[in-house]
RNA sequence: UUGAAUAAUCGGCAAACUACUCGAAAGGGUAGGGCGCAAAGCUAUAGGGGCUACGUCUAUUUGUAGAUAUGCCAGCCAGUUGCCCUU
Numbered sequence: 001u002u003g004a005a006u007a008a009u010c011g012g013c014a015a016a017c018u019a020c021u022c023g024a025a026a027g028g029g030u031a032g033g034g035c036g037c038a039a040a041g042c043u044a045u046a047g048g049g050g051c052u053a054c055g056u057c058u059a060u061u062u063g064u065a066g067a068u069a070u071g072c073c074a075g076c077c078a079g080u081u082g083c084c085c086u087u
Base pairs, nucleotide, nucleotide: 012037013036017032018031019030020029021028022027035075041080042079043078047077048076049073050072051071055068056067057066058065059064
């Protein structure tokens, strides 16, 4: 890789990447794709942690730099709900 057999399980989600698209960005959506995941279901100002900085503020050598989230990440930890098997 192909074929066959067995089988309650015959399935779910979907990383990177690619195309299109939204967004200042982080990142999101749709399609393809499949790295992986027994919760990779849900929850993001009322837990922790991380990312971005349009805007705002400060500095400035006027090039920029720093700070800042009610923006974003749950496939970082966490909270919470559920399924299968066995007992």

This is a predicted structure of an 87-nucleotide RNA (c-di-GMP-I riboswitch aptamer) from Anoxybacillus flavithermus. RNAcentral holds the sequence, with entries from Ribocentre. It matches the Rfam family "c-di-GMP-I riboswitch aptamer". For this family Rfam cites "Identification of 22 candidate structured RNAs in bacteria using the CMfinder comparative genomics pipeline" (Weinberg et al., Nucleic Acids Res, 2007).